[in-house]
Context: one part of a larger RNA
Molecule: small-subunit ribosomal RNA, 3' major domain
Organism: metagenome
RNA sequence: UGGCGGGGGCCCGCACAAGCGGUGGAGUAUGUGGUUUAAUUCGACGCAACGCGAAGAACCUUACCUGGGCUUGACAUGCAUUGGACAGCUCUGGAAACAGAGUCUUCCCGUAAGGGACCGAUGCACAGGUGCUGCAUGGCUGUCGUCAGCUCGUGUCGUGAGAUGUUGGGUUAAGUCCCGCAACGAGCGCAACCCCUGUCUUUAGUUGCCAUCGGUUCGGCCGGGCACUCUAGAGAGACUGCCGGUGUUAAACCGGAGGAAGGUGGGGACGACGUCAAGUCCUCAUGGCCUUUAUACCCAGGGCCACACACGUACUACAAUGGCCGGUACAAAGGGCAGCAAUCUCGAAAGAAGGAGCGAAUCCCAAAAAGCCGGUCUCAGUUCAGAUUGGGGUCUGCAACUCGACCCCAUGAAGCUGGAAUCGCUAGUAAUCGCGGAUCAGAAUGCCGCGGUGAAUACGUUCCCGGGCCUUGUACA
Numbered sequence: 001u002g003g004c005g006g007g008g009g010c011c012c013g014c015a016c017a018a019g020c021g022g023u024g025g026a027g028u029a030u031g032u033g034g035u036u037u038a039a040u041u042c043g044a045c046g047c048a049a050c051g052c053g054a055a056g057a058a059c060c061u062u063a064c065c066u067g068g069g070c071u072u073g074a075c076a077u078g079c080a081u082u083g084g085a086c087a088g089c090u091c092u093g094g095a096a097a098c099a100g101a102g103u104c105u106u107c108c109c110g111u112a113a114g115g116g117a118c119c120g121a122u123g124c125a126c127a128g129g130u131g132c133u134g135c136a137u138g139g140c141u142g143u144c145g146u147c148a149g150c151u152c153g154u155g156u157c158g159u160g161a162g163a164u165g166u167u168g169g170g171u172u173a174a175g176u177c178c179c180g181c182a183a184c185g186a187g188c189g190c191a192a193c194c195c196c197u198g199u200c201u202u203u204a205g206u207u208g209c210c211a212u213c214g215g216u217u218c219g220g221c222c223g224g225g226c227a228c229u230c231u232a233g234a235g236a237g238a239c240u241g242c243c244g245g246u247g248u249u250a251a252a253c254c255g256g257a258g259g260a261a262g263g264u265g266g267g268g269a270c271g272a273c274g275u276c277a278a279g280u281c282c283u284c285a286u287g288g289c290c291u292u293u294a295u296a297c298c299c300a301g302g303g304c305c306a307c308a309c310a311c312g313u314a315c316u317a318c319a320a321u322g323g324c325c326g327g328u329a330c331a332a333a334g335g336g337c338a339g340c341a342a343u344c345u346c347g348a349a350a351g352a353a354g355g356a357g358c359g360a361a362u363c364c365c366a367a368a369a370a371g372c373c374g375g376u377c378u379c380a381g382u383u384c385a386g387a388u389u390g391g392g393g394u395c396u397g398c399a400a401c402u403c404g405a406c407c408c409c410a411u412g413a414a415g416c417u418g419g420a421a422u423c424g425c426u427a428g429u430a431a432u433c434g435c436g437g438a439u440c441a442g443a444a445u446g447c448c449g450c451g452g453u454g455a456a457u458a459c460g461u462u463c464c465c466g467g468g469c470c471u472u473g474u475a476c477a
C1' cells in the first nucleotide's frame, strides 16, 4: 500500500421488510448428469454451465458408429511427361465408386514448330485434419457492474516503500456540484451529444374523412377536398428557467405556479483501470505438436431421439373470477415472388381444386384473444384436466419404420393448489390475453419482438446477500 475481520461510522441496490404471482408436488416439452450403447459426436459446470453454442439432428446438416470404397486426393497453386472435348449409353453392385466395351468427338490463335482454354493419366512439390494445447495466442464474449470509481503531469512531504491531490463539511443517481485545504491542473469513466416514445407548429398528401357539398347498386364506393387522424422530414419545447421556504450570501433540497411533460420525463444503445491463467483452437485467424493408402476424402445405413433414475428451465392443469355452445366488438408490430394468396367450389376437419390481387400505407397472411350479451353445466375426479393408447386420414419432402407436424373418431391417466427450501417483480410494471418474426421443404411449450386488459405494496434499514467511501486491528500478500 492492499486484502481480510462473526471491528466501527456513513450510504446504496427487489438486498431485507410490505405485497402480488410463481418454482419445489402431477403430466408433458426441453437441456444436463448418470446409466446403457457399435455410436449414443463435441464444448459449457456456483453466482457468471444446464429451452446454453443449436435462429430449428428424418437424409443432408454431422463432427460419432458399422459396412463399402478412394489415395496429388472433395478443394488451391506450380513443375515435368503424356493424352483427349466435356459429356452420354450398357454391365456388376444396396450406393458411392471400380473395371470393361461401344458410339460421338474437341474449341481459340497459329509463322504449322507450337502456344492457350477445359478435362483426364503418371510422377513430384504439396493439399487436407470439427486432431491436441483457450495454461502459447489474436479477435470476440461473460462477470463484478452502468458499480462510481481508476489514474497521470508538475509541485510538496517522507531515508524509503509511498503519501498528498482523490481526505474534510455539505450535496447528488454519480470523484455530481459547492465550500475548505500543499496542492495546482489534466486524462479515462459519470453526465451530455445518438435512437425510440410523450405535446405542439410547419412542409407534403393515390392512407384517412361525411368534417363540409353532391351522387350512391350504402362499401370513402364515386366526384371532390387536405380540415382531422396518420405517415415522415424540418423545427419548437424542460433549463431548477420563475415564485416561496430551508441552507453558509454556496451547491442543493422541499413546496408551488405555468405546462403535454418537472427536476437525468419514460425506454434503449453506450460498459473506465482491471478481476476470474473465466469462455471460445468446433465461427474465423494463428504459434507449437501430431497425422499423411489416414486422425484426410466419398457413400449407404444407423446414432445424436436410448431410459431404472436425479437435477435445472418451461408449458398445461388441478376448475364456477370456471368449462362448453351461439352471437357480437376493439390492436400494434411484422412478413410476402422458388412467395403471400382473397372471393368461389369440394370436404365434418386437417386440407384439396382453382386462382383475382400484390415486389405491397393500395393486395394477402388476418380469425386478434381475453372482453361484452344470451344459454347450459351445479361442486363431482365432474360437461374439470388432458397424458397415454387403438383406428382412420392430411401436408411437406426422393423418403416420415427407427424419428415430423397437423386433423377426426374412440380411449380418457396422474392431478383437488404442492414439504424443507427457493425465484421474479416498484407502474403501463407484476399478473393475464392473444398476434407476428428469424431459423426453416417440413418440424416451438424455446428465442426475439408487438400490442389488449391491468393491480397490490414499500412503515422502514435492526437483520440476510452484494456493493461504495472513511476509519481501526492484523501473526495475511
Base pairs, nucleotide, nucleotide: 001477002476003474004473005472007471008470009469010468011467012466013465015461016460019425020424021423022422023421026316027315028314029313030312031311032310033309034307035306042053043052064302065301066300067299068298069297073126077125078124079123080122081121082120083119084118106117107116108115109114128291129290131289132288133287137285138284139280140279141278142276144274149188150187151186152185153184154183155164156163157162168179169178170177194268195267196266197265199236200235201234202233203232204231205230208226209225213223214222215221239262242256243255244254245253246252318418322377323376324375325374326373327372328371334365335364336363339358340357345352346351384415389410390409391408392407393406394405395404431453432452433451434450435449436448437447